A computed fold for a 1505-nucleotide RNA from a metagenome, annotated as small-subunit ribosomal RNA. Rfam family: Bacterial small subunit ribosomal RNA.
RNA sequence: AGAGUUUGAUCCUGGCUCAGAUUGAACGCUGGCGGCACGCCUAACACAUGCAAGUCGAACGGCAGCGGGAGAAAGCUUGCUUUCUUGCCGGCGAGUGGCGGACGGGUGAGUAAUGCGUAGGAAUUUGUCUUAAAGUGUGGGACAACUCGGGGAAACUCGAGCUAAUACCGCAUAAUAUCUUCGGAUUAAAGAGGGGGAUCUUUUAGACCUCUCGCUUUUUGAGGAGCCUACGUUAGAUUAGCUAGUUGGUAGGGUAAAAGCCUACCAAGGCGACGAUCUAUAACUGGUCUGAGAGGAUGAUCAGUCACACUGGAACUGAGACACGGUCCAGACUCCUACGGGAGGCAGCAGUGGGGAAUAUUGGACAAUGGGGGCAACCCUGAUCCAGCGAUGCCGCGUGUGUGAAGAAGGCCUACGGGUUGUAAAGCACUUUUAUUGAGGAGGAAAAGUCAAUGGUUAAUACCCAUUGGCCUUGACGUUACUCAAAGAAUAAGCACCGGCUAACUCUGUGCCAGCAGCCGCGGUAAUACAGAGGGUGCGAGCGUUAAUCGGAUUGACUGGGCGUAAAGGGCGCGUAGGCGGUAUGUAAAGUUAGAUGUGAAAUCUUCGGGCUUAACCUGGAAACUGCAUCUAAUACUCACAUACUAGAGUUCAGCAGAGGUAAGUGGAAUUUCCAGUGUAGCGGUGAAAUGCGUAGAGAUUGGAAGGAACACCAGUGGCGAAGGCGGCUUACUGGGCUGAUACUGACGCUAAAGCGCGAAAGCAUGGGGAGCAAACAGGAUUAGAUACCCUGGUAGUCCAUGCCGUAAACGAUGAGAACUAGCUGUUGGAACUCUUAUAGAUUCAGUAGCGCAGCUAACGCAAUAAGUUCUCCGCCUGGGGAGUACGGUCGCAAGACUAAAACUCAAAGGAAUUGACGGGGGCCCGCACAAGCGGUGGAGCAUGUGGUUUAAUUCGAUGCAACGCGAAAAACCUUACCUACCCUUGACUUCCUCGGAACCUCAAAGAGAUUUGAGGGUGCCCGAAAGGGAACCAAGUGACAGGUGCUGCAUGGCUGUCGUCAGCUCGUGUCGUGAGAUGUUGGGUUAAGUCCCGUAACGAGCGCAACCCCUGUUCUUAGUUACCAUCUAGUUAAGUAGGGGACUCUAAGAAUACUGCCGAUGAUAAAUCGGAGGAAGGUGGGGACGACGUCAAGUCAUCAUGGCCUUUAUGGGUAGGGCUACACACGUGCUACAAUGGGAAGUACAAAGGGUUGCUAACCCGCGAGGGCACGCCAAUCUCAAAAAGCUUUCCGUAAUUCGGAUUGGAGUCUGAAACUCGACUCCAUGAAACUGAAAUCGCUAGUAAUCGUGAAUCAGCAUGUCACGGUGAAUACGUUCUCGGGCCUUGUACACACCGCCCGUCACACCAUGGGAGUGGGUUGUACCAGAAGCAAGUAGACUAACCUUUUAGGAGGUCGCUUACCACGGUAUGAUUCAUGACUAGGGUGAAGUCGUAACAAGGUA
Repeated sequence: AGAGUUUGAUCCUGGCUCAGAUUGAACGCUGGCGGCACGCCUAACACAUGCAAGUCGAACGGCAGCGGGAGAAAGCUUGCUUUCUUGCCGGCGAGUGGCGGACGGGUGAGUAAUGCGUAGGAAUUUGUCUUAAAGUGUGGGACAACUCGGGGAAACUCGAGCUAAUACCGCAUAAUAUCUUCGGAUUAAAGAGGGGGAUCUUUUAGACCUCUCGCUUUUUGAGGAGCCUACGUUAGAUUAGCUAGUUGGUAGGGUAAAAGCCUACCAAGGCGACGAUCUAUAACUGGUCUGAGAGGAUGAUCAGUCACACUGGAACUGAGACACGGUCCAGACUCCUACGGGAGGCAGCAGUGGGGAAUAUUGGACAAUGGGGGCAACCCUGAUCCAGCGAUGCCGCGUGUGUGAAGAAGGCCUACGGGUUGUAAAGCACUUUUAUUGAGGAGGAAAAGUCAAUGGUUAAUACCCAUUGGCCUUGACGUUACUCAAAGAAUAAGCACCGGCUAACUCUGUGCCAGCAGCCGCGGUAAUACAGAGGGUGCGAGCGUUAAUCGGAUUGACUGGGCGUAAAGGGCGCGUAGGCGGUAUGUAAAGUUAGAUGUGAAAUCUUCGGGCUUAACCUGGAAACUGCAUCUAAUACUCACAUACUAGAGUUCAGCAGAGGUAAGUGGAAUUUCCAGUGUAGCGGUGAAAUGCGUAGAGAUUGGAAGGAACACCAGUGGCGAAGGCGGCUUACUGGGCUGAUACUGACGCUAAAGCGCGAAAGCAUGGGGAGCAAACAGGAUUAGAUACCCUGGUAGUCCAUGCCGUAAACGAUGAGAACUAGCUGUUGGAACUCUUAUAGAUUCAGUAGCGCAGCUAACGCAAUAAGUUCUCCGCCUGGGGAGUACGGUCGCAAGACUAAAACUCAAAGGAAUUGACGGGGGCCCGCACAAGCGGUGGAGCAUGUGGUUUAAUUCGAUGCAACGCGAAAAACCUUACCUACCCUUGACUUCCUCGGAACCUCAAAGAGAUUUGAGGGUGCCCGAAAGGGAACCAAGUGACAGGUGCUGCAUGGCUGUCGUCAGCUCGUGUCGUGAGAUGUUGGGUUAAGUCCCGUAACGAGCGCAACCCCUGUUCUUAGUUACCAUCUAGUUAAGUAGGGGACUCUAAGAAUACUGCCGAUGAUAAAUCGGAGGAAGGUGGGGACGACGUCAAGUCAUCAUGGCCUUUAUGGGUAGGGCUACACACGUGCUACAAUGGGAAGUACAAAGGGUUGCUAACCCGCGAGGGCACGCCAAUCUCAAAAAGCUUUCCGUAAUUCGGAUUGGAGUCUGAAACUCGACUCCAUGAAACUGAAAUCGCUAGUAAUCGUGAAUCAGCAUGUCACGGUGAAUACGUUCUCGGGCCUUGUACACACCGCCCGUCACACCAUGGGAGUGGGUUGUACCAGAAGCAAGUAGACUAACCUUUUAGGAGGUCGCUUACCACGGUAUGAUUCAUGACUAGGGUGAAGUCGUAACAAGGUA
């Protein structure tokens, strides 16, 4: 620091997701040790049991219990026991009294401010402690305990009596205290202990002296507490108004203290868009986590503050509380009860139940630190220190180290060679941390006590205090840390991941199943993504997952974002608050800057050191705490104040343009209607029609009238207006703008929440008006339907007046204002200048347009009218959907508008541009593509192939063009893959091993055959003397293996088809673009052609085109047999038959020729085109072979090859028979026809190219014929197949199902072949079907072509109407490119990219999910009004009682206690509202779902933009 994910690819916008760090965590798997931390986040739920606050006898009376002493009595074992008495002593239960239970410990419910944080303040208080001053005198009366009596189950309580005090009360004294009228007045106290010489008293002892601790009053300080102020402190405006003690004053009360803190009266204030009130949530902070920081989140442990203590209320005591382990009352709950009444409060430490994903021991000790009490010893202390449990976290250590290749075994993989696990293991050598056992062993301990010395105090060598020294002891942890020894590798490794992000790969299984998944996404038979294994990677006593926070996220943007088209400028203006604001000078110093001071607790963080073996951890110092406050200084800028200025703004004067606005009047053209005339059969409308109108006279035409609405031409990217918007003409009123000039005012300005106004169309209300147009509606068409598009009608409405509505793609999709920043051109309105006076030029101001530089932008584009560079202010945005919806509120007559969510769901949605593809978009061009022609197919019969059906099987494949006379250039057997039956199992075939035998040939028997059995003959080749061995072949055996036309052409190679013989497809370098890409290859011409030329940021090149190759057309040269025969000779009935020739034809080798080369025209002088000449041929002469990059997961696993899978006495192999030939039917391709341009008969002429020895076969003979017989020649320019046919000549037939046509059937034959039944071809005789030129539709062909005629070949024993080839005869037509199909190039649109066979919308049906409405129902919170009123404080007091003090004393007073009453008030109750949560028959829309239904709305002109 980034990465993945929208697309075919790109850039951008934008969300989602990941990698990091962290945690009081939990869960899963695993788990050796130690150190340091941490451990109910949930039910502030309920709690059994134990403990958590006592202490002081040096305050007191005392003596229940314990120990000691003394005395008495008794027993006797004469020094013991027992009993009794005695507070005498040590001590001490209960009690009085003092101090402490307000600290320490827990929890976070409440609380958005009575809180907290920071900084300040004044009107206070403060036990113990500290400083200082003074005092501590003298009296009195009670009450507990105790004793007696009573009540009660208990808790407890009542009465009588006795008694002490540091308990209580009076008096005295009284200042530096308080009050004050300044004269004065008022208020205190308590003693206790240690020691003691003299003196006194009644001896012990006391007085007295002294010391210590207390007590009282005042003072000082420290620390604590209370109060006040400012600032800061969550979210919601779908909470906008709140407030009567409320705000202030006066008086009084009250408090420790200021104050409406309280009361009375007076005034009417106070708070609030700088967010009051209300609602929801929440203890706050130092800090903690994260982050570069700014921030964001958080508030466990530690520390500071606050609040709370079962819930609510209340006060008492006290220095301090409205009190966790105190009191009273009310309530809920639990417990005890004798039913009368009582007791309790773990949010202290443990612990229990419960809740929960989840959080520990009913432990030890006061040894240390600290706290309470005490003079002290000491006691208490679940504070604390320790231990236990928990990998909860952080840190450290270990689980061995070295060596060890036969690279062991085993596992896994394999291309079978090997690789890997892997020096890993074993083995050998060594070490001993940790764990185990044994032994030793610090520190945490300082004190206190006691003895001695010194000093202080004192009259004092007592006491007491301080210091020093000696002695004596104090450890829960603890079997401590640590050290040593012993033995022995011994006691110790897992978890997650391995498709990309993201480090790490293979095999097997599975087969869209099971499953995975953080995002993208994997899985449908070869899964690096599931599961297992091997291997690897990462971390390691842990590792993963889940949850949560920050980060990445500049994704709420202060640092640090945006708004033309991605989300986003308000429809427009006026204007309040607010924000911002021109020039100059001065003053002040609020902002600002600098310095100083105070504070910012400690801890934490950072840093430098120190201590634990290190680290975590602990600890000392520093820095920091970015803050706040006060003071001082500076004064540029901002603010404030003052004084000036004129450049902003405004006013004045003179002009100018204009569909600017409002009102009134007025004009002509046109439509329609009405009246009248002329006139006759149609009009109208459409793609075509019909509805409609018209003989009752339409339409057309002429004249007239009525009425409403709108204003042709001018008219213009012209004008005006803020926007909406404004258009005949005239008048009246009126707003704004521009230009020029003078003077004036003197910042008066800009923007603009809230508010106010304007605001198209449609719509609403009332009243008019209504010609035309025209939602709704009706009819006619169209259509599968047509609630549409088209047509005929037609009502609201459109128009006017008045009032609402308040929205639009209200758009420049661009807020307003100001300044600055190259130019060019047009146009509107002004001004003045030049002056050649013009339809001119140059300039300037204000508009409005088109280009364009810099700059900006994701790009498109914008570009002085900015989307550039800056400033000011306002509005708005933060993924898509849900949704501009629900609820609530405001407005509206309504329609509806404004404001405006959430649940849920998706991983995208989107912008711009690119390349393709597509379009019922455009342009150009081509093609037998159409058109023009000729002939067919589709109808008939047959042949053949296919589908379907059938079958035991009808083997398999090919399926739009590009399957269907295709694979198949030959299915009777074979082929053959299929079916049935019968057989074989190392096999029909390959290689290897063992053994035997050469091979091979002949015969017989069984069987359908395969096969089985038997008999006989026979030995070869090479080496070697022989024995024997070898090669080849045959048979048997064993196992490795063979075999498979079994599957997958969607795992493949190869081959092929197709677009298409279409003219295209690309590359290098350069250039342009952020990029995908573009350019080149586009453009102007031209061509069959990306063919060539020109132009050109391109220049070149490659694969294609063309050419090179073959055939053919012309000529020449050479050669001349089997071909040829002109000339010469011979010769036959005839014949190149023979000699001969090399001329010709021909054969087959070579060469030439054609190149737009020449001429003319056109064209840019080019390329080229047109015409012409010459030429056998003329513009590629005609054919063929030749097929670019690629497309179709096109075809083929059945040509062949091949991965994987399957099979192995069978899916392999053999044999026989059957089938592939079936037949209601449908389609394709053909043949033959339907006839006279014909058919029959007779005669007669002319080819080319092929084939032939398992062959072609002459001639001759036989047969009507297919053919048979015999047999010459020929391995072929020699012989042969072989007759060419149409043609030509003559003749018959005469338009008919025929002398056309030949199917079908019967009979008889021929040939091939083991074999023609299923199932061959041909011949003869007989039979003589359909069909009379073929609907919709559709095919081929542009010249030696179509059409027509025959010939040959491959396959082949036989079988052709098929296929391939050959020649003969031999046309018609092409105006042309509008249309159909296909293709090429350019361009355009696109929401398509699996690419239009695309994409995609809505209703309905089904399932699930969340939400709204809903008669209501049930809870929570809360407002208002009223009732009620416990305990308590205060006030009052007619009742009852009453020790201290006073008095004039059988009593009274002062004062007090109880009771009662009143005010306040908790719980509770009634009524009525508000708000929120849950639930609710039914209902509404929304979302998501597999391939459902109906249509086709959108995307192309999407077929009606």